Description:
The part of an RNA shown here (small-subunit ribosomal RNA, 5' domain) has 512 nucleotides and comes from an uncultured bacterium. Rfam family: Bacterial small subunit ribosomal RNA. RNAcentral holds the full RNA, with entries from ENA, Greengenes and SILVA. The prediction has a mean pLDDT of 85.

Context: one part of a larger RNA
RNA sequence: GAUGAACGCUGGCGGCGUGCUUAACACAUGCAAGUCGAGCGAAAAUAAUUAGGAGCUUGCUUUUAAUUAUUUUAGCGGCGGACGGGUGAGUAACGUGUGGGCAACCUGCCUUUUACUGUGGAAUAAUCACUGGAAACGGUGACUAAUACCGCAUACGGUUCUUAGGAGGCAUCUUCUAAGAAAGAAAGGAUUUAUUCGGUAAAAGAUGGGCCCGCAUCUGAUUAGCUAGUUGGUGAGAUAAUAGCCCACCAAGGCAACGAUCAGUAGCCGACCUGAGAGGGUGACCGGCCACAUUGGGACUGAGACACGGCCCAAACUCCUACGGGAGGCAGCAGUGGGGAAUAUUGCACAAUGGGCGAAAGCCUGAUGCAGCAACGCCGCGUGAAGGAAGACGGUUUUCGGAUUGUAAACUUCUAUCAAUAGGGAAGAAAGAAAUGACGGUACCUAAAUAAGAAGCCCCGGCUAACUACGUGCCAGCAGCCGCGGUAAUACGUAGGGGGCAAGCGUUAUCC
Repeated sequence: GAUGAACGCUGGCGGCGUGCUUAACACAUGCAAGUCGAGCGAAAAUAAUUAGGAGCUUGCUUUUAAUUAUUUUAGCGGCGGACGGGUGAGUAACGUGUGGGCAACCUGCCUUUUACUGUGGAAUAAUCACUGGAAACGGUGACUAAUACCGCAUACGGUUCUUAGGAGGCAUCUUCUAAGAAAGAAAGGAUUUAUUCGGUAAAAGAUGGGCCCGCAUCUGAUUAGCUAGUUGGUGAGAUAAUAGCCCACCAAGGCAACGAUCAGUAGCCGACCUGAGAGGGUGACCGGCCACAUUGGGACUGAGACACGGCCCAAACUCCUACGGGAGGCAGCAGUGGGGAAUAUUGCACAAUGGGCGAAAGCCUGAUGCAGCAACGCCGCGUGAAGGAAGACGGUUUUCGGAUUGUAAACUUCUAUCAAUAGGGAAGAAAGAAAUGACGGUACCUAAAUAAGAAGCCCCGGCUAACUACGUGCCAGCAGCCGCGGUAAUACGUAGGGGGCAAGCGUUAUCC
């Protein structure tokens, strides 16, 4: 000098930040991922019209059916739940950083371009009926739709194979042209009938990822040898793709004092702290990458996961149970218990920014924007200013003359920053107009009035700025080092005075 700090004493205001460093311990409760009726059938409610029935008070009430309109939605279907948010347990590794490679790869939504969007079929949830179970959740039969599922047709281009020719390179190769063959696609919706949103195939782009390589990346030799899918080859398989990635066979290799293996510790970086720099230390907040989601394993779906708020299995724990069986996962935001020296509200809003869905209106969003708590940090401001000597009273001290506190106070004249009161009152709001602000009647402006409501902490032997009195008497105590204290202690305790910093001041811990 610094800190995500803590502790002691003290504490006025504002702005901007920051806030479980310990138990990746266990979690009550609420919320954190939905959306689309302009994909689909259906159901319910309301209103209107028409037809029939019943009641009568003869133009009303009620009921049934059909149609239309509006609203709502359990289910099928689509897209999104792989983003956003959290944590740092694991990992000494191509994990990260940096520079390259892929002639060894993928890429939903988006942009550009081209060509299509023909014709059929069989189901199934919902629903109804019956039925099992305490529940969770099912079973059987019947019925129905689609942008759900499956055929057939078509194929500019694409894929695979064959043939012929050309060009290029980096070894395996890449690429162009022509001919032939084979297997392959689709879905409709809305409507003002003008379109528009979609669907399929393909090419390119953009974005995002995957894999490989060079170099760098903590400590220990009181860890010296390690390794059988191990190292390489051939073939087959798996993958989007290369590869012992996996398998069969063959060979016997591969790594290591330039530190293999083993053990310990640890997420990495941009950065942050310190320092003139070189270095040393750290990896909170913010940003990039990685890993994880009670512990361990596994795959499914999908453009993308081996998936925090998805599925299956095993384990531990907790809960429900009719004992047969079931349910759960805060390292999301709040919050609780526990641990600890120690770390906040079960707040407001989608107004802005951004994200998901939707044609849109809009819905969802503990992301985010804000507010609350905490001197935890940085910065700013205030606690008054000028005058005022009888140098008052009081205190302390004294050589009893005085000295000092001290222009300090009183008193006089001013000022009003902050706080308090009253009045006004934003920007942030963009989109054709209109409407739309959680923060918030906040910031800010104005007015009137009062010195009123606002100073402490540490130190005073030397280092180190700042001294006297009393008490104590190697006691009580102090102390960072040297060291003080045994009767005149500037070093202990108290008082007066002084010094330093100041809404803080000291102490402790850690780094330079």